This is a predicted structure of a 167-nucleotide RNA (Lysine riboswitch aptamer) from uncultured Acetatifactor sp. Its Rfam family is "Lysine riboswitch aptamer". For this family Rfam cites "Riboswitches Control Fundamental Biochemical Pathways in Bacillus subtilis and Other Bacteria" (Mandal et al., Cell, 2003). Gene Ontology term of the family: lysine biosynthetic process. The coordinates come from a structure-prediction model, not an experiment, and the mean pLDDT is 79. The RNAcentral record of the sequence draws on MGnify. The source organism's lineage runs through Bacteria, Bacillati, Clostridia, Lachnospiraceae and Acetatifactor.
RNA sequence: GAUAGAGGUUGCGUAUUUUAAGAGUACUCCCCCGGAUGUGGCAGGCACAGGGGAAGGGGAAGGAAAGGGACAUACGCCGAAAGGACCGACCUGCUGCGGGCUGGAGCCUUGGGUGUGCAGUGAAUAACUGCAUGACUGUCAUCUGAGUAUCUGGAUGGGGCGCUAUC
Numbered sequence: 001g002a003u004a005g006a007g008g009u010u011g012c013g014u015a016u017u018u019u020a021a022g023a024g025u026a027c028u029c030c031c032c033c034g035g036a037u038g039u040g041g042c043a044g045g046c047a048c049a050g051g052g053g054a055a056g057g058g059g060a061a062g063g064a065a066a067g068g069g070a071c072a073u074a075c076g077c078c079g080a081a082a083g084g085a086c087c088g089a090c091c092u093g094c095u096g097c098g099g100g101c102u103g104g105a106g107c108c109u110u111g112g113g114u115g116u117g118c119a120g121u122g123a124a125u126a127a128c129u130g131c132a133u134g135a136c137u138g139u140c141a142u143c144u145g146a147g148u149a150u151c152u153g154g155a156u157g158g159g160g161c162g163c164u165a166u167c
Base pairs, nucleotide, nucleotide: 001167002166003165004164005163008078011077012076013075014074015073016072018070019069027062028061030059031058032057033056037049038048039047040046041097042096043095044094081110082109083108084107086104087103088102090100091099092098111137112136114134115133116132117131118130119129120128121127139158140157141156142155143154144153145152
């Protein structure tokens, strides 16, 4: 340098069917009260609706969806993958801020899942992300116990640009 593997059956990611929740919510129409404002993420400006009745409140009829979740199946894998900063393109009617989606020869961080706390997103106590922390787990190094060997226990420490095997 090349090739092949291991961590777990809750390892990682993608897709699809079904399904719970979202929610009797948003929204639409009608009636009553009300009587001048309301909407477009925020501000400016602009546009739209409004005494042919705005906001708000009450009643009745109809009534979603997205992201995220669960089971199952299939596929691709073991920096699998995730996040952050920066740069670019697009969207958010214009400008600024903010936000969303996406790409990057690349740069930085993270071994893995998980409990707890805080923060963000979210309808949510679900889930995801970030930080901190706890034990567990896998691997390597050092020390040590048992031990013919195989095998196996304990303590400390490190990280996947690692570890094991073969060439």